Small-subunit ribosomal RNA, 3' major domain from a metagenome, 476 nucleotides, folded computationally. The prediction has a mean pLDDT of 85. The RNAcentral record of the full RNA draws on SILVA.
Context: one part of a larger RNA
RNA sequence: UGGCGGGGGCCCGCACAAGCAGCGGAGCAUGUGGUUUAAUUCGACGCAACGCGAAGAACCUUACCAAGGCUUGACAUCCACUUAAAAGUAUGGAAACAUACCGUGUCUUCGGACGAAGUGAGACAGGUGGUGCAUGGUUGUCGUCAGCUCGUGUCGUGAGAUGUUGGGUUAAGUCCCGCAACGAGCGCAACCCCUAUUACCAGUUACCAGCGAGUAAAGUCGGGGACUCUGGUGAGACUGCCGGGGACAACUCGGAGGAAGGUGGGGACGACGUCAAAUCAUCAUGCCCCUUACGUCUUGGGCUACACACGUGCUACAAUGGCUGCAACAAAGGGAAGCGACAUCGUAAGAUGAAGCGGAUCUCAUAAAAACAGUCCCAGUUCGGAUUGUGGGCUGCAACCCGCCCACAUGAAGUCGGAGUUGCUAGUAAUCGCGGAUCAGAAUGCCGCGGUGAAUACGUUCCCGGGCCUUGUACA
Repeated sequence: UGGCGGGGGCCCGCACAAGCAGCGGAGCAUGUGGUUUAAUUCGACGCAACGCGAAGAACCUUACCAAGGCUUGACAUCCACUUAAAAGUAUGGAAACAUACCGUGUCUUCGGACGAAGUGAGACAGGUGGUGCAUGGUUGUCGUCAGCUCGUGUCGUGAGAUGUUGGGUUAAGUCCCGCAACGAGCGCAACCCCUAUUACCAGUUACCAGCGAGUAAAGUCGGGGACUCUGGUGAGACUGCCGGGGACAACUCGGAGGAAGGUGGGGACGACGUCAAAUCAUCAUGCCCCUUACGUCUUGGGCUACACACGUGCUACAAUGGCUGCAACAAAGGGAAGCGACAUCGUAAGAUGAAGCGGAUCUCAUAAAAACAGUCCCAGUUCGGAUUGUGGGCUGCAACCCGCCCACAUGAAGUCGGAGUUGCUAGUAAUCGCGGAUCAGAAUGCCGCGGUGAAUACGUUCCCGGGCCUUGUACA
């Protein structure tokens, strides 16, 4: 000087408390451990691994296993020789591939050149093989915590100190005052984006007040530029104004006006560093290792196993509910090998035909919870839907291992969950549906969107984490 203390003081955070909803019990989904296996590829392991890499394992992916093949190789550059090669057809084969048939480049100064394939020799290729404790890059975490430093000066023999401590204050090393310090940098804040109000400009595919036309109905048409909305430029919030407190400060409390008030709400943004944190399997890369194999091609299997244990979710256990009927009301997105209206067929999943739309025009697309009406009458039920059977549909060479959906039948556990434990302070929690990425198909996951919409916070003694000052120290 730091670290540490079941030392002290001050302060903060859904940290506790006050509340609401959960998890832990059930069934299922998913990840992990373990076990099993020819293989169940690999990585991730307290917080900060475990719906994580994976924004999607039937083949492919795929790295694993078995079997069958290749050895200058599936891929790149160079040399020599030969010829077309490829595609197609036939035979063998599980395919890869092998054999046979067919087949035949471009330019040309006719010398050749270019491109392609095959064969041969070697230089080399190749490796998701090892080392993240050799590395770059990227990322997590403490933590959006308020800290981390430097120049000059001063103090100290020196390590170092001072500044950065103190009195107030703040979300903040934010600001004010003081001070052997005076300044500065990286962080904080602001500048950026979205959102809340409004003015102006501009109106098509959006809108429709007034005028006219028109319909069974409809901005449907003429038209309009008011409104909604769209999208561009501005305004607006600054403790600016008033009052109280305060040290005449910083600031704080209350009020006015205002769409919004004291950082308005949200996002992006992550200082010096810590954890030899994670990643050699995104990529790059040193060294080591393999080279008729640890490379590469193919078929099939596996990653989907199952006594069990854990994490994360979904659905429930019901009456604030289930079921039936009934054109209520969104936002944000996607669409061409695509979205597909509409009509017909089918109980349905869906099928057939097919308009429009690269889309404020067409379409996905009925939002659902809610409201209203009816029914059920507290039961393992008209709750719950697992499991299983049968019949169908879709995608796709192909749904046996191992996809999703529909109909009928079946109708398991479960009556609110031990110790313990998680999230959340407002348009939040809870609850309800909708969309997207990935994607042929395959979400209860993920990322977004809106609808309905609470309760509670006395307070900081205690638990956890963090910041500042101080003290002890046998630790560095």